The part of an RNA shown here (small-subunit ribosomal RNA, 3' major domain) has 475 nucleotides and comes from an uncultured bacterium.
[in-house]
Context: one part of a larger RNA
RNA sequence: UGACGGGGACCCGCACAAGCGGUGGAGCAUGUGGUUUAAUUCGAAGCAACGCGAAGAACCUUACCUAAACUUGACAUCCCGAUGACCAUUCAUGUAAUGUGAACUCUCUUCGGAGCGUCGGUGACAGGUGGUGCAUGGUUGUCGUCAGCUCGUGUCGUGGGAUGUUGGGUUAAGUCCCGCAACGAGCGCAACCCUUAUCGUUAGUAGCCAGUAUUAAGUUAGGCACUCUAGCGAGACUGCCGUGGAUAACACGGAGGAAGGUGGGGAUGACGUCAAAUCAUCAUGCCCCUUAUGUUUAGGGCUACACACGUGCUACAAUGGCUGUCACAAAGUGAAGCGAACCUGUGAAGGCAAGCAAACCACAAAGAGGCAGUCCCAGUUCGGAUUGUAGUCUGCAACUCGACUACAUGAAGUUGGAAUCGCUAGUAAUCGCAAAUCAGAAUGUUGCGGUGAAUACGUUCCCGGGUCUUGCACU
Numbered sequence: 001u002g003a004c005g006g007g008g009a010c011c012c013g014c015a016c017a018a019g020c021g022g023u024g025g026a027g028c029a030u031g032u033g034g035u036u037u038a039a040u041u042c043g044a045a046g047c048a049a050c051g052c053g054a055a056g057a058a059c060c061u062u063a064c065c066u067a068a069a070c071u072u073g074a075c076a077u078c079c080c081g082a083u084g085a086c087c088a089u090u091c092a093u094g095u096a097a098u099g100u101g102a103a104c105u106c107u108c109u110u111c112g113g114a115g116c117g118u119c120g121g122u123g124a125c126a127g128g129u130g131g132u133g134c135a136u137g138g139u140u141g142u143c144g145u146c147a148g149c150u151c152g153u154g155u156c157g158u159g160g161g162a163u164g165u166u167g168g169g170u171u172a173a174g175u176c177c178c179g180c181a182a183c184g185a186g187c188g189c190a191a192c193c194c195u196u197a198u199c200g201u202u203a204g205u206a207g208c209c210a211g212u213a214u215u216a217a218g219u220u221a222g223g224c225a226c227u228c229u230a231g232c233g234a235g236a237c238u239g240c241c242g243u244g245g246a247u248a249a250c251a252c253g254g255a256g257g258a259a260g261g262u263g264g265g266g267a268u269g270a271c272g273u274c275a276a277a278u279c280a281u282c283a284u285g286c287c288c289c290u291u292a293u294g295u296u297u298a299g300g301g302c303u304a305c306a307c308a309c310g311u312g313c314u315a316c317a318a319u320g321g322c323u324g325u326c327a328c329a330a331a332g333u334g335a336a337g338c339g340a341a342c343c344u345g346u347g348a349a350g351g352c353a354a355g356c357a358a359a360c361c362a363c364a365a366a367g368a369g370g371c372a373g374u375c376c377c378a379g380u381u382c383g384g385a386u387u388g389u390a391g392u393c394u395g396c397a398a399c400u401c402g403a404c405u406a407c408a409u410g411a412a413g414u415u416g417g418a419a420u421c422g423c424u425a426g427u428a429a430u431c432g433c434a435a436a437u438c439a440g441a442a443u444g445u446u447g448c449g450g451u452g453a454a455u456a457c458g459u460u461c462c463c464g465g466g467u468c469u470u471g472c473a474c475u
Stems, first nucleotide, its partner, number of pairs: 002474001004471002007469007015459002019423005026314008034305002042053002064300007073125001077124002079121006089103005106115003127289002130287003136283002138278003141274001143272001148187006154163003167178003193266004198234007207224003212221002237260001240254005316416001320375007332363003337356002342351003382413001387408007429451007
């Protein structure tokens, strides 16, 4: 100087408190440990591993196991020899990889050859998801969007160092003001960026419809007022008023305003910490394998199951279940695609097929909700696990091991111990919709809107963090 203290002072944060809803009990989904296995590939491990890498394991993926096969190799460059093929298509054999046979078969040329390619040989080499993240680059998590971390010159100290950065106020902020042996500066904070909330203006189709005409329908004529779309602008700055304050920074209240004191949300992550994570994205040093730790194929496995844990979904019901009927979104996606209407089927779906590279057409039905009826507190008309049968779809192929449908079956579960988590407003809670991945396969993830609360006295305590100070057996 730092670190640490069950030392002190001050301050902050869903940290506690005040509230609302969960987890922990049940069934299932999913990840992990353990066990099992020929293999159950590998990594991730307190917070910061465990619906994590994986935005999607039937084959492939795939790295694992078993069996079979290849050895200059599935892939790249070079050398030598032969050569005009190779690919594609068709046929036969073989479970497949692979092997054999038949048909077909180069371009340019100065005629020397060149280009492209195939086969054979040889070795240089290829290849490795093999090891080391404690050899590394790059990338990432975390403290933490916390307010800090430093430098130049000067001054002080024998020196390590200190000062500045401390002090009085203030702020979300080392934010700003005042003071001061300091004066300045840099990285951070803030602002600049995107989005959302209001208005103006430009524009008016594929969007919209006030008035006029018209229709079953913004359908058509017409119009661009309105909505909307997307360019350009305006607007918020403690700018104005009052009070407090040190005449400051600033705080509180008010006006006007769509919005008020950072308006809401996002992107943005300082110096560093954890020898944190990743050699399996990629790159890479060294080590190791080289008829195998490389390559190819088939089948299996990653999906096992006395058990334990994490994260979720569905429930235990009447603020509800079921039946009928009537509404109201946003954001997306679509050509090897989205697929209307119509017909068939109880249904998943099927048949036929219009339109749309989409403000045009389609996915598309929003659901919770309103209205009407029924159930009458039960293990039930709650709950839907499990199981049987029959099917649909994708795909070479659903046995191991897919999703969905119909009928039947109808388990646990009556609100969950100790403990523990999230959330301060369009938030929690609740309701559905879409997308990425994707042939098929979400209760996960990422977005979108609908309905829409309660509570916050406060900082004594728990946890984490910041500043100053003090002690000190550590540095």
Its mean pLDDT, the model's own confidence on a scale to 100, is 82.